The RNA shown here (transfer RNA) has 74 nucleotides and comes from Fabomonas tropica. The RNAcentral record of the sequence draws on ENA. The gene name in the source record is trnM. Its mean pLDDT, the model's own confidence on a scale to 100, is 83.
RNA sequence: GGGCCUAUAGCUAAAUGGUUAAAGCGAACCGCUCAUAACGGUUAGACGUGUAGGUUCAAGUCCUGCUAGGCCUA
Numbered sequence: 001g002g003g004c005c006u007a008u009a010g011c012u013a014a015a016u017g018g019u020u021a022a023a024g025c026g027a028a029c030c031g032c033u034c035a036u037a038a039c040g041g042u043u044a045g046a047c048g049u050g051u052a053g054g055u056u057c058a059a060g061u062c063c064u065g066c067u068a069g070g071c072c073u074a
Base pairs, nucleotide, nucleotide: 001073002072003071004070005069006068007067010025011024012023018057027043028042029041030040031039050066051065052064053063054062
């Protein structure tokens, strides 16, 4: 230099282009317990899905550029 893949909550991670972006772990609080863990319940957490545009009535999802990371190749 060329090609491919990935980017969503603190971490992991789902979402057929369709109307409030799931879930688990973790966190806070409550219950249970002599107490801790485990277990059960409740709540918050994405300021909107890396970024800038485009297509569309509608984009996390499709297209293009860029950024970051990973893999292959010269």

Rfam family: tRNA. Rfam classes the family as a transfer RNA. Its family is annotated with triplet codon-amino acid adaptor activity in the Gene Ontology.